This is a predicted structure of a 370-nucleotide RNA (Bacterial RNase P class A) from an uncultured Gammaproteobacteria bacterium.

RNA sequence: GAAGUCGGCUGGACAGUCGCUGUGUGUCUUGCCUGCAAGACAUGUGGAGGAAAGUCCGGGCUCCAAAGGGCAGGGUGCCAGGUAACGCCUGGGGGGCGAGAGCCUACGGAAAGUGCCGCAGAAAACAGACCGCCGAUGGCCCCGAUGUUCGCAUCGGGCGCACAGGUAAGGGUGAAAAGGUGCGGUAAGAGCGCACCGCGCCGCUGGUAACAGCGGUGGCAGGGUAAACCCCACCCGGAGCAAGACCAAAUAGGGGAGCAUUGGCGUGGCCCGCGUUGCUCCCGGGUAGGUCGCUCGAGCGUCGCGGUGACGCGGCGCCCAGAUGAAUGACUGUUCUCGACAGAACCCGGCUUACAGGCCGACUUCCUUU
Repeated sequence: GAAGUCGGCUGGACAGUCGCUGUGUGUCUUGCCUGCAAGACAUGUGGAGGAAAGUCCGGGCUCCAAAGGGCAGGGUGCCAGGUAACGCCUGGGGGGCGAGAGCCUACGGAAAGUGCCGCAGAAAACAGACCGCCGAUGGCCCCGAUGUUCGCAUCGGGCGCACAGGUAAGGGUGAAAAGGUGCGGUAAGAGCGCACCGCGCCGCUGGUAACAGCGGUGGCAGGGUAAACCCCACCCGGAGCAAGACCAAAUAGGGGAGCAUUGGCGUGGCCCGCGUUGCUCCCGGGUAGGUCGCUCGAGCGUCGCGGUGACGCGGCGCCCAGAUGAAUGACUGUUCUCGACAGAACCCGGCUUACAGGCCGACUUCCUUU
């Protein structure tokens, strides 16, 4: 200097004029239950995000309502921690990718069972022989010798044939073919035998554990797939701020049907149990206004201690949107890195997705110079 990996911060700024909204204080007006509500004005002060998005997980909170248990169903899936909790995060292990810093992981079980692996190929599992190799032994053929009852028999030879038979080492097909490499052995071969590796089982050592290493033993259950059904371990009530509570107002305490204590109802389904004594459906009518919930939080910042880390404990400091047809907009000037993705609606912890430009830190590799 270049390329790359991981982590963090920011997300136009400043000034002026007018405008919107929460809240404190003050003044005025109206109403009335004399201290509350609404409105106006003045002044102080606050006012969208790192993702507010997705609505995918987990909770807080509210109600069912508090008596539970089981089945079905659903979720997660290496180990150990963190956390209110999680399918999240941290650290570690196994596997894969990368030269590396690093990244990914839907990572329990295939010796419980069932299913699937198209086409090709002989054969895809109760496995098998297309090409090839051998053909020792049996068979056929040729040559020679001997014998001969002239049909043949016996013996020897032939890198003869490849019929019977043997083979799964070589080749082909395929994503995958009776574990891999090498040596011996064999007629040719084969864990047939041996060595090493792989696999199963057993033991020892280290580690909380996942697991790693070492040793012994066995020729050894052919492979893949559970993001197929399934088995195993652990976890799981439901509904949701349009939850729910209060106030005010209005109407039709209307009409019809069904069930009947062996019944009905009780916040996913079914069963048992428990509680209660009425419940369910259809048609029609009225109101849909206001207040609370509503923002002090598993909150933020900083320092110290503990921990590899996530995080925990403590000290000090801070208050940082609460709209309700939905609030932060318009104009002007200057400046600059010339502005991306994009707007809260009960709240919080995560994950996922989108993102122009700018800044900072650590690490890896290459080139050059010293």
It was read from a public genome assembly, where an Rfam model found it. The model forms 95% of the base pairs in the Rfam consensus.